Description: A computed fold for a 1425-nucleotide RNA from an uncultured bacterium, annotated as small-subunit ribosomal RNA. It matches the Rfam family "Bacterial small subunit ribosomal RNA". The coordinates come from a structure-prediction model, not an experiment, and the mean pLDDT is 84.

[in-house]
């Protein structure tokens, strides 16, 4: 797009279609077939009239109703689709092999007899249905005779046509065959009986076309023919009975599924593909099997018989039924209507008509089921109302939409009128229907919903949820900022509908005729040789079968299609024309193809001469090696590995000579070299044997290609029956190796490898590439032949045949690639593909001794699997380089005390983050209170804090009372600034809301900031080229560099982030400036103290300096650079600092700040106390401090620098053993202070001890700071005197003014430093090298990773769930063969005429077979979580 459709949601008219797809389940009730008195005999009753007292009688009803006998009908309309894959349909023929009632035409007739019998009357059985005896009657009912043709039959003659059967026509002999009346006075009418013919209708017969399975390959006894005969309306094994052995089948017989078929319907561009409802044509069925009768026609829907199943009724003896006709009902289903008017049209039966009959059929109802048409109004109408949504709070959108104002009135209502549909001479007759249609009247009045808004797809925000709860066709959405889920505002789309759902064609070129492939994505059989079939060189002549082009008949109406009408249009209806690709017949061409016939040599083969060669069989010959075995020599080991053992070997091994034994392979040549069809083939000699190749041009003349099936031949392994059996080795033993080692490694070792014959028949059997044929740039190497030219052999050239192997243009190819050996053009032929996975599977059939092998599915289940490239990442890959990365060395960690920091634990709290390298002396550059954010308890509620507003000025401030403190009560107490005034501001209090606050959540919503790779040398653009792209090239390659730093090169050529470098600090000089610095040269002091003086140090500005710049130097490509050397304070980046591309890590921080969203609001916010961050079984990280003589301790003596300091540093005096206290000069610092540096050295003690080393703990007195040192500070002073003697595994820092060592300042900071963060002083050792390890960087190379190896992933095993396989066996369908029984019937027979029996045969029954399902303990294997 499209349905006979259902389902949910909704729902306003009206046309017109159309409406049990499922149970060919069962059916209650009506009706669906009658009809004729002009064929025929008989013939009521009711009720009315009359007569009668009354039985009772007469008339009328009325020859009518009913009901018989006859005649036509009932075979036709209607219904449904079980069955049927072919007796069916579709075409298009045949019938010379045949029927035909009613109708039409035409010839001839209807003469004369007879016998019966329903009905009726009277009886008798039965519940009933019904049956039955006796008696009367009629006919167009039945029966004989006359008569008779174009008329059956047997026969004869002639004729004509034909195809060889045969049929027609005429002529004639003998035989057989008919009839009925009825109506009308009457003319006629109808009717009947022969016969001919026409028309429709029908039987039968034939070609062609009609679905899937080959895991159905064989089948089939009336079966295939003849002859004879039966039967039929007619042909025929239709049937019988002899005879003969046929027929069908790879062009698919048999069997099995499934199916009514066709015009046509849907849908495609078209060829196709589904599909077979309405409506039409055929066929087949009528409760299921069977069966005939009647009849022109039937094996009959509303007929009969019989059997079975079901249902009724029954008095239990018996009987009766078939809606798949309309309506209706039950069931079943997701689902399909009224027990409705009417025969008034149309049209059928009956009849002379009138008329009967007609659920055919014309109306109506129900149903949005579909298709058409119409309406739910139209103008105007910005304050852009209100609400309602959103929000950057400005606003914006619903939305001219709504109010309003001016109109209209289809449709629905109402009401008034009022059809056609009836043709043709008049009359009556109208279900539909007072419908359509006309006119009036009223009033926007009565009439809008559905689905969808993440992409494919037109259409987006908010809020709720928070991998829930739901969505979904497919990708996919949902784990707190969801355009994808629910709601809502908006908005798309379609409209009386709209979604879903199903099924079906298109897209799909995804089964490819039209139109696909097969090297590596599914796919060339392992290879040959060959059958049938399919293709086939050059010429010519003949045919006319494909072939093309007329004609002529059909191809059924409808339908589609194009043109006209008719309904207000449309749907629809209706007319004409087209069109039906098809089939038969009948003309015509002759290029192609086929057929016949003749020719021909270019394909193909033969035949002469030639050479190559692991090509095949058999036989036999030979050296080297290994093993064993014998004997000499010899003597402790041999062998074997990474290292070793197991093993051999003092019974003499290994080694080595010497003979000898078997048995399997042939080194060197030897080469991408031959050869073969593949598989495969290698010492050397014969014997056989098959094939390629070249030359040459004698002979055959198309003999040719391919090849389903079917036959051969097939590595290695493997079987099966004998031999062999040196090596070597599956299986095994043992030994090593590991966590384990049923493995790699090593000692042994049997199958086996070898030989014969047999067998399987598979390999990554590959060139992953089937065979032919021809055509289409070439280069270069090789193998085998063969020509030719120069001067003669060689050689070298050059040309040609056949093979081989590289590499390449055109073209192909996805893309790698391929590429005269094509995977290019181009024809023939075979094979094999159709998403992965189940499945190289499973049943079933062939084979096979067996392992197995060939064929070869389904069910489930996935949205992928796959190919080639690409670009990262990655590998215990590869090549180059780098780093305190290893190594080479020094000094620690780790053990010991302790400080700190974390983890667990603990706790009312133990506040919060940090968590591999990149967390753990990390936020913290100072937790006693504070801080602080925890915890307890006490208190506040517009607040501790911003702004607004009103109202007060009682403020501040002091008392006093309670309280831990906040605070709470009460009491004195009365403000400041500006302004002339009003006021206005400040500060306070009080009150209301709007707010404030919030270290509370989310670092995975986020900004800043910050850590790591890393100061690693990288990471990118433009334009250009190259690629279908993805990308690639510049950035790769030599060289070189700390460096993508430079240089050559180069389809690149240029740039930017980075690197360097510009900056600072330091190392030399210079100049300029000399105070608080400095002192050489004059004074002068205790002292650069002080005058002097700035030369030097020094201080801080400014310059200079180094750049591979220089060397006839060496290397290197002359280049870029190294190496060296001169010069220089300094040499090759002098030494440090500051600078961190692009980007990783959702690294880390919402508790520094800032902030989205969220959460709290008398509290998750604010104040106060006092606790707590400081706990302590245990771990870990960072350090101090030691463990000692390179030392400690006393005493002495020297040299820094950087920083600091007025809320402060504090000289110096005194006091105190000390910390420190009192007094107090100086100093806002180059002026004064803190300020003594320590190691160093010098001189004593101390002598290897847990010590005069080490200082922990712990006791007891004290100092400072502060409100306050209990929890919980520092620091002195007496005592106290732990562990600890250099530290397992393991692990860190360092390359030179560095490690290591010494002490000094600073931040914070009332006080508290072993943490940090600076500053000097002393002051080494080593680095051979890049194999290793970590980390990086560049090229390369494999990849099934891409969340990128902490990556993917394989298989068992648990356990849950689906489907399938086997399976002792149950159980149902379906088919057949045989036996047994055998109703009804028609048939044969006999027969008393009453029946009987024979044969056939339906159901049924026994016994078995095949074959398809169900089901099944167990048991297999798959998929899936």
């Nucleotide at each position: 797009g499209a349905u006979g459709a259902a389902c949910g949601c909704u729902g306003g008219c009206g046309g017109u279609c159309u409406g049990c797809u499922u149970a060919a389940c069962a059916c209650a009730u009506g009706c669906a077939a009658g009809u004729c008195g002009u064929a025929c005999g008989a013939g009521a009753a009711a009720a009315c009239c009359c007569c009668g007292c009354a039985a009772g009688g007469g008339g009328u009803u009325a020859g009518u109703a009913a009901a018989g006998u006859g005649g036509c009908g009932c075979a036709c309309g209607g219904g449904u689709g079980a069955g049927u894959a072919u007796u069916a349909c579709u075409u298009a023929g045949g019938u010379a092999a045949c029927g035909u009632a009613c109708c039409u035409u035409u010839c001839c007739g209807c003469g004369g007899a007879g016998a019966a019998u329903a009905a009726c009357c009277a009886g008798g059985c039965g519940a009933a249905a019904g049956c039955u005896u006796g008696g009367c009657u009629a006919a167009u009912a039945c029966u004989g005779c006359a008569u008779a043709c174009a008329c059956c039959g047997c026969g004869a003659g002639a004729g004509a046509c034909u195809g060889u059967g045969g049929u027609c026509u005429c002529u004639u002999u003998c035989g057989g065959g008919a009839a009925a009346g009825c109506c009308g006075u009457a003319a006629g009418g109808c009717g009947u009986g022969g016969a001919a013919a026409g028309a429709g209708c029908g039987g039968c017969c034939u070609g062609a076309g009609c679905c899937c399975c080959a895991u159905u390959a064989g089948u089939u006894a009336g079966u295939u023919g003849g002859c004879a005969g039966g039967g039929u309306a007619a042909u025929g094994g239709c049937c019988u009975a002899c005879c003969a052995a046929g027929g069908c089948u790879a062009c698919g017989a048999u069997g099995g599924g499934u199916a009514g078929c066709u015009g046509a319907u849907c849908u495609g561009a078209g060829a196709g593909g589904a599909u077979g409802a309405u409506c039409a044509g055929c066929c087949a069925c009528a409760c299921u099997g069977g069966a005939a009768c009647u009849g022109g026609a039937a094996c009959a829907c509303g007929g009969u018989c019989c059997a079975g199943a079901c249902u009724c009724c029954u008095a239990c003896g018996g009987g009766a039924g078939g809606c798949a006709g309309c309506a209706g009902u039950u069931a079943g289903g997701a689902a399909u209507a009224u027990u409705g008017c009417a025969c008034a049209a149309u049209g059928g039966g009956c009849g002379a008509a009138a008329g009967c009959c007609u659920g055919a059929u014309g109306c109506a109802g129900c149903g949005a089921c579909g298709c058409c048409g119409c309406g739910u109004g139209a103008g105007u109408g910005a304050a852009g109302a209100a609400g309602g949504c959103c929000u950057u709070c400005g606003g914006g959108u619903u939305g001219u939409a709504a109010a309003g104002c001016u109109c209209u009135u289809u449709u629905a209502g109402c009401a008034g009128g009022g059809a056609a549909a009836a043709c043709a001479a008049a009359a009556a007759u109208g279900a539909u229907g007072g419908u359509a249609c006309c006119u009036g009247c009223a009033g926007a009045a009565a009439a809008a919903g559905c689905a969808c808004c993440g992409g494919c797809u037109a259409a987006c925000u908010c809020c709720g949820u928070g991998c829930c709860a739901g969505c979904a066709g497919c990708c996919g959405c949902g784990g707190u900022a969801a355009u994808a889920c629910g709601g809502a505002g908006g908005g798309u789309g379609c409209a009386a509908g709209c979604g879903u759902u199903a099924c079906u064609c298109g897209g799909a070129a995804u089964u490819a005729c039209u139109g696909g492939g097969c090297g590596u994505a599914a796919a060339g059989c392992g290879c040959g040789u060959g059958u049938a079939g399919g293709u086939g060189g050059u010429c010519u002549u003949g045919u006319a079968a494909g072939u093309c082009u007329g004609g002529u008949g059909u191809g059924a109406a409808a339908u589609c299609c194009c043109g006209g009408g008719g309904c207000u249009c449309a749907a629809c209806c209706u007319c004409g024309g087209a069109c039906g690709u098809g089939u038969a017949u009948u003309g015509g061409a002759u290029a192609c193809u086929g057929c016949a016939a003749g020719a021909c040599u270019a394909g193909a083969g033969u035949g002469c001469a030639g050479g190559a060669g692991a090509g095949g069989a058999u036989g036999g010959u030979g050296g080297a090696a290994u093993u064993c075995c014998a004997g000499g020599u010899g003597u402790a080991g041999a062998g074997g590995u990474g290292a070793a053992a197991u093993u051999c070997g003092u019974a003499g091994a290994u080694a080595u000579c010497u003979g000898g034994a078997g048995g399997a392979a042939c080194a060197u040549c030897g080469g991408a070299g031959g050869c073969g069809a593949a598989g495969g083939c290698g010492a050397c000699c014969a014997u056989c044997u098959g094939g390629a190749c070249u030359g040459c041009a004698a002979c055959u003349g198309a003999c040719a290609c391919u090849g389903a099936g079917a036959c051969g031949c097939g590595a290695a392994a493997g079987c099966g029956u004998g031999g062999g059996g040196a090596g070597c080795a599956a299986a095994c033993a043992g030994g090593a190796u590991u966590a384990g080692a049923u493995a790699c490694c090593c000692u042994g070792g049997u199958a086996g490898u070898c030989c014969a014959c047999g067998c399987u028949g598979u390999a990554a059997a590959c060139g992953a590439u089937g065979g032919g044929u021809a055509c289409u740039a070439g280069a270069u190497g090789u193998c085998g032949g063969g020509a030719g030219a120069a001067c003669u052999u060689a050689c070298c050239c050059u040309c040609u045949c056949g093979g081989u192997a590289u590499c390449g243009c055109a073209g192909c190819a996805a893309a790698c690639g391929c590429g005269u050996u094509a995977a290019g053009u181009a024809c023939c032929c075979c094979g094999c593909c159709u998403g992965g996975g189940g499945a190289u599977u499973a049943c079933g059939g062939c084979c096979g001794c067996a392992a197995g092998g060939u064929u070869a599915a389904a069910a489930c289940u996935c949205a992928a699997a796959g190919a080639a490239a690409u670009u990262g990442a990655c590998g215990g890959g590869g090549g180059c380089c780098c780093g305190c990365a290893c190594a080479a060395g020094c000094g620690g960690u780790g053990g010991a005390g302790a400080a700190u920091g974390u983890u667990g634990u603990u706790u009312a709290a133990u506040u919060c983050g940090a968590u591999g390298c990149u967390a753990c002396g990390c936020g913290c550059a100072a937790a006693a209170c504070c801080u602080u954010a925890c915890c307890u308890g006490g208190g506040c509620u517009u607040g501790a804090c911003a702004u607004c507003c009103g109202a007060c000025g009682c403020u501040a401030u002091c008392c006093u009372a309670u309280g831990a403190a906040a605070g709470u009560a009460g009491g004195a107490g009365u403000u400041c600034u500006c302004g002339c005034a009003a006021g206005a501001g400040a500060c306070g209090u009080c009150g209301a809301g709007a707010c404030a606050g919030g270290u509370g959540u989310u670092g995975c919503a986020u900004g800043g900031c910050u850590g790591u790779c890393g100061u690693c040398a990288g990471c990118u653009c433009g334009u250009g080229u190259c690629g279908u792209g993805a990308g690639a090239u510049g950035u790769u390659g030599g060289g070189u560099u700390a460096a993508g730093u430079c240089c050559c090169g180069c389809a690149a050529c240029g740039a930017g982030c980075g690197c360097a470098a510009c900056c600072c600090c330091u190392g030399c000089u210079a100049u300029u400036a000399g105070u608080u610095g400095c002192c050489a040269c004059c004074a002068u002091u205790a002292a650069g103290u002080u005058g002097g003086g700035c030369a030097c140090u020094c201080u801080a500005a400014u310059a200079g300096g180094a750049c591979c710049g220089c060397u006839c130097g060496c290397u290197g490509a002359u280049a870029a650079a190294g190496c060296a050397g001169a010069g220089g304070a300094a040499g090759g980046a002098g030494g440090g600092g500051a600078u961190g591309a692009c980007g990783u890590c959702a690294a880390g921080u919402c508790c520094g700040c800032a902030u989205g969203g969220c959460c709290c609001u008398u509290a998750u916010g604010c104040c106060c106390a006092g606790g707590g961050c400081u706990a302590c079984a245990a771990a870990c990280g960072u350090u101090c401090u030691a463990c000692a003589a390179u030392g400690g301790c006393c005493g002495g003596u020297a040299c820094a620098a950087u920083a600091c300091g007025u809320c402060g540093c504090a000289a110096g005096a005194c006091u105190g053993c000390a910390a420190a206290g009192u007094c107090a000069a100086g100093c806002u610092a180059a002026u004064c202070g803190g300020a003594u540096a320590a190691a160093a050295c010098c001189g004593g003690c101390c002598u290897c001890a847990g010590u005069a080393c080490g200082g922990a703990u712990u006791g007891g007195g004290g100092u400072c700071u502060g409100c306050a040192a209990c929890u919980c500070g520092a620091c002195c002073c007496c005592a106290u005197g732990a562990a600890g003697u250099u530290g397992g595994a393991a692990u860190c820092g360092c390359u030179a003014g560095u490690a290591a060592u010494c002490g000094u300042g600073g931040a914070u900071c009332a006080g508290c430093a072993u943490g940090c963060c600076a500053c000097g002083g002393u002051g080494a050792a080593u680095a051979c090298g890049u194999u290793c390890c970590c980390g990086g960087g560049c090229c390369u190379u494999g990849u099934a990773c891409a969340c990128a190896c902490c990556g993917c992933c394989c298989g068992u095993c648990a356990c849950g769930c689906c489907a399938u396989g086997g399976a002792a066996g149950u159980u149902g369908g379906u088919a057949u063969c045989g036996c047994c029984c055998g109703a009804a019937g028609c048939g044969g027979c006999c027969u008393u005429u009453g029946g009987g029996u024979c044969a056939c045969u339906a159901c049924g029954g026994c016994a078995a077979u095949a074959u398809c399902g169900a089901u099944g303990a167990c048991u297999g294997g798959g998929g899936u979580g």